[in-house]
Molecule: transfer RNA
Organism: Lachnospiraceae bacterium
RNA sequence: GGCUCCCUAGUCUAAAGGUUAGGACAUCGGCCUUUCAAGCCGAAAAUGCUGGGUUCAAGUCCCGCGGGAGGCA
Numbered sequence: 001g002g003c004u005c006c007c008u009a010g011u012c013u014a015a016a017g018g019u020u021a022g023g024a025c026a027u028c029g030g031c032c033u034u035u036c037a038a039g040c041c042g043a044a045a046a047u048g049c050u051g052g053g054u055u056c057a058a059g060u061c062c063c064g065c066g067g068g069a070g071g072c073a
Base pairs, nucleotide, nucleotide: 001072003070004069005068006067007066010025011024012023013022018056027043028042029041030040031039048065049064051063052062053061
């Protein structure tokens, strides 16, 4: 330099273009307990970009940029 793939909460991960972006762990609050743990209930928290495009509608499709991984040279 070129090719392919990936980027969603603190972490891991789901979401045939369509109803409030869902789940697990973690965190916080409550219940329970003499206390802790476990268990039960609840809460906050995310689509890499103050990008562009297609569409009635984009996390999803296209383009650009950024970051990462793996071959090739």